Small-subunit ribosomal RNA, central domain from Calothrix sp. MW2B-PS, 350 nucleotides, folded computationally. The RNAcentral record of the full RNA draws on ENA and SILVA. Rfam family: Bacterial small subunit ribosomal RNA.

Context: one part of a larger RNA
RNA sequence: UUGGGCGUAAAGCGUCCGCAGGUGGUUUUGUAAGUCUGCUGUCAAAGCGUCAUGCUUAACAUGAUAAGGGCAGUGGAAACUAUGAGACUAGAGUACGUUCGGGGUAGAGGGAAUUCCCGGUGUAGCGGUGAAAUGCGUAGAGAUUGGGAAGAACACCGGUGGCGAAAGCGCUCUGCUAGGACUGUACUGACACUGAGGGACGAAAGCUAGGGGAGCGAAUGGGAUUAGAUACCCCAGUAGUCCUAGCCGUAAACGAUGGAUACUAGGCGUUGCCCGUAUCGACCCGGGCAUUGUCGUAGCUAACGCGUUAAGUAUCCCGCCUGGGGAGUACGCACGCAAGUGUGAAACUC
Repeated sequence: UUGGGCGUAAAGCGUCCGCAGGUGGUUUUGUAAGUCUGCUGUCAAAGCGUCAUGCUUAACAUGAUAAGGGCAGUGGAAACUAUGAGACUAGAGUACGUUCGGGGUAGAGGGAAUUCCCGGUGUAGCGGUGAAAUGCGUAGAGAUUGGGAAGAACACCGGUGGCGAAAGCGCUCUGCUAGGACUGUACUGACACUGAGGGACGAAAGCUAGGGGAGCGAAUGGGAUUAGAUACCCCAGUAGUCCUAGCCGUAAACGAUGGAUACUAGGCGUUGCCCGUAUCGACCCGGGCAUUGUCGUAGCUAACGCGUUAAGUAUCCCGCCUGGGGAGUACGCACGCAAGUGUGAAACUC
């Protein structure tokens, strides 16, 4: 609970697609469901309002009258909503053109580094730390040099730079594929926005099966530290990290800020495209659209801060909150191989 809110106090679903629903551009004409309006009927009595009257007055009582904005019927109006028919192009979309990028996916190739293996040179240390020790090494280590193998990640460029709905994406080349931006013309003609349910995608960890395993490294073992040290530090090291197929469906999934549209001072950067000026041409310079930052006006805010990428001013749609703990627990249901996830209380207590 017809209220007020959701950047940080409780509160924006992780993200997108989308059925129903809600909402929806300009214009002509018709209808009259909503809407407005006239009339009629009805709306018991009592009560309320008004005027009388009766108890000495009042309360009270009696009589008369008014009111009633609900429902139904009927006549009318046509601005708005709705609806039928028609038209339009400013929203939306399509085509052609230019262009951008670590967007996705598959294949091929590359170098540096690391570890291991084989050979050469060579000798007593190496490694590690706050200091050490465990560890490695005379069965020749470490160092250096030649050759080979493997797996993983791609230095510099690299940038509050780019792309993607988000998760995320970075060596090079190629195939396939999706998208954005910009300019002008043509076309469709409101085809739009949001979106309960529903669907798809969704880091890391984890799970199943089969591969792979260099480095790193939960667990584990050992050495230290310490009163202890199930840690921080050191030496090892399994799962994992990688690939393929399938599951899981969660994160401080964050801009802690849902999406769409319109409006509201500017300054300085940034990336893409276009136009102008200039020029032999490319820069430079000026302007426009889109992107991404920063400072800031009005305004907003409890303050911090936000500020044309709003947390300003408005409209539409969805989600969510309603004191702390109990508790994201119990129970039920659904999903999952499991781990668990989704939904989600109450008693009690302050």